[in-house]
Context: one part of a larger RNA
Molecule: large-subunit ribosomal RNA, domain I
RNA sequence: GGCGUAUGGUGGAUGCCUUGGCGCCAGGAGGCGAUGAAAGACGUGGUAGGCUGCGAUAAGCCUUGGGGAGCCGCCAAACAGGCUUAGAUCCAGGGAUUUCUGAAUGGGGAAACCCGGUUCGUGUCAUGACGGACCAUCUGCAGUUGAAUACAUAGGCUGCAGAGGCGAACGAGGGGAACUGAAACAUCUAAGUACCCUCAGGAACAGAAAACAAAAGUGAUUCCCUCAGUAGCGGCGAGCGAAAGGGGAAGAGCCUAAACCGGAUAUGUGUGAUAGCCCGAAAGCGUUGCAUGUCCGGGGUUGUGGGUCUUUAUCGGAGAAGGUUUCGGACUUCUCGGAAAGUUACAAACCGUGUUCAUAGCUGAAUCCUCUGGAAAGAGGAACCACAGAAGGUGAUAGUCCCGUAAGCGAAAUGAAUACGGCUUUCCUGAUAAGGUACCCGAGUACCACGGGGCACGUGGAAUCCCGUGGGAAUCCAGGAGGACCAUCUCCUAAGGCUAAAUACUACCUGGCGACCGAUAGUGAACCAGUACCGUGAGGGAAAGGUGAAAAGUACUCCGAGAGGAGAGUGAAAUAGUACCUGAAACCGUAUGCCU
Numbered sequence: 001g002g003c004g005u006a007u008g009g010u011g012g013a014u015g016c017c018u019u020g021g022c023g024c025c026a027g028g029a030g031g032c033g034a035u036g037a038a039a040g041a042c043g044u045g046g047u048a049g050g051c052u053g054c055g056a057u058a059a060g061c062c063u064u065g066g067g068g069a070g071c072c073g074c075c076a077a078a079c080a081g082g083c084u085u086a087g088a089u090c091c092a093g094g095g096a097u098u099u100c101u102g103a104a105u106g107g108g109g110a111a112a113c114c115c116g117g118u119u120c121g122u123g124u125c126a127u128g129a130c131g132g133a134c135c136a137u138c139u140g141c142a143g144u145u146g147a148a149u150a151c152a153u154a155g156g157c158u159g160c161a162g163a164g165g166c167g168a169a170c171g172a173g174g175g176g177a178a179c180u181g182a183a184a185c186a187u188c189u190a191a192g193u194a195c196c197c198u199c200a201g202g203a204a205c206a207g208a209a210a211a212c213a214a215a216a217g218u219g220a221u222u223c224c225c226u227c228a229g230u231a232g233c234g235g236c237g238a239g240c241g242a243a244a245g246g247g248g249a250a251g252a253g254c255c256u257a258a259a260c261c262g263g264a265u266a267u268g269u270g271u272g273a274u275a276g277c278c279c280g281a282a283a284g285c286g287u288u289g290c291a292u293g294u295c296c297g298g299g300g301u302u303g304u305g306g307g308u309c310u311u312u313a314u315c316g317g318a319g320a321a322g323g324u325u326u327c328g329g330a331c332u333u334c335u336c337g338g339a340a341a342g343u344u345a346c347a348a349a350c351c352g353u354g355u356u357c358a359u360a361g362c363u364g365a366a367u368c369c370u371c372u373g374g375a376a377a378g379a380g381g382a383a384c385c386a387c388a389g390a391a392g393g394u395g396a397u398a399g400u401c402c403c404g405u406a407a408g409c410g411a412a413a414u415g416a417a418u419a420c421g422g423c424u425u426u427c428c429u430g431a432u433a434a435g436g437u438a439c440c441c442g443a444g445u446a447c448c449a450c451g452g453g454g455c456a457c458g459u460g461g462a463a464u465c466c467c468g469u470g471g472g473a474a475u476c477c478a479g480g481a482g483g484a485c486c487a488u489c490u491c492c493u494a495a496g497g498c499u500a501a502a503u504a505c506u507a508c509c510u511g512g513c514g515a516c517c518g519a520u521a522g523u524g525a526a527c528c529a530g531u532a533c534c535g536u537g538a539g540g541g542a543a544a545g546g547u548g549a550a551a552a553g554u555a556c557u558c559c560g561a562g563a564g565g566a567g568a569g570u571g572a573a574a575u576a577g578u579a580c581c582u583g584a585a586a587c588c589g590u591a592u593g594c595c596u
Stems, first nucleotide, its partner, number of pairs: 001595009015581001016546002020517002022514007029506002031166002039101003042055003046079002049075003061095006070083003106115003116135007137163009170201001171199005181188001185235001211218002222249005232240002253498003256442001260298010276285002278329006303476001305441003309436007317336006337428006350422010361409003367382005383400002385389001392402002447471007457483001478493005533540002553580001556567004
């Protein structure tokens, strides 16, 4: 020196564990914000570094409930001082306070700082100083004032209301790539994806046929399964890719514009012999009347076309009032009564009561002995409960020790849902049938040409839908569609609007589950992590868990300056001593056998 054996050091693999993650499900909630949010800065404790909480009333204040013996949050003990059965700490509902920054909003600003104005008050002899309130912008409405410029308008000012910012995904709209694929690449694809902008809701969008269909019919929209990788589209390449129909989920329908009537208002016109004032007769009135525009009320809402106006017929509770007056008729309005509906659309608010639920909680069955052991829940023996043998903890593996579980119970306050009532609205106040009239039925619209987009559909025979430019209809004997176009036939009624549910999502709260992970895994983060650290910045971004049942964390002695050890002691164990469970390998020693 090598090989082997034994025993150590170093190291932190492995095993076991889990406070943390991951995925999913159900329910809730689906927003917060000028009444100042989200996110922060700085403070705040007797001693106080960090975290948490809180805000100069500062680990807290008031109050209403719960609860019932200890308490003054955590790392993290200790000292000092307190509170508490006159109910503290703690939990829940409501309230008060809530510095400064931040949309940040009096002005400024290098966020957490600087500097004001108006007014009220404290204080001062007075000024300075201090405290409260208000003072940003935009939009809408109302009022006021008011230029160039006469009326006016712009503008200014005042008041009231709203907005602004943040937030995970889902949604709608406006814009909109490229890599890639086509084995190159240009049409095409990727893809209307990523991304940007705007806006909204708890969902959004869509939605009550100018729809489909096909000789038979369906009857708003949305979503799922199918139809079907079919019909089609396609440098007919790569690829893209329906619909009707069928089966389900859900289910809900409505309001306007116009014709016509009435009122108000503006403009124009017109009469004095009156064309008007519901009709008939008489008296009376007069800025009456007529036409057009605007606004309001009534009316009206449909495709077997509907409505307006008008004629006829039939039917229809009671009472009162009204017009210039009287009588009769007709009409309008109101009250009572009857009927119906309703706050998610069809009009729209709120209140009361009951029930249920949420936000604290409460009750809750049943076991002992012996043995082993440091410890019993283990083993042996004998019992019991069970609408409870889910889970967790307890010195090893517990239905009966603890917390719970099954099953029941519970709210002063706040919130949610729901039922009923109040309340509100509508109808009876007109309806039905038959006929007449031809007044209305959404216009720079439909449609056409050209240029585009979007429809599964790339211009194609290219309909349907939507834009740009130019042209430009009809009103029911009408108009649109049925995939060029025309005819027949069929279906429907555009150019106004609203609409729950079935559907999508989960930042957040509660509960639950897992042939999910178990510390190089699982979140980047089990630990004071978006931290330390890096970067001018945008941004990037770690490592790091485990003594023991209990600190019982080694009194005391000795060596040593200390660190660290040796005894002693604790403990079941100290080769469990905080560099702490187990403690592999590389690597480094010590002892020894064999070989050289």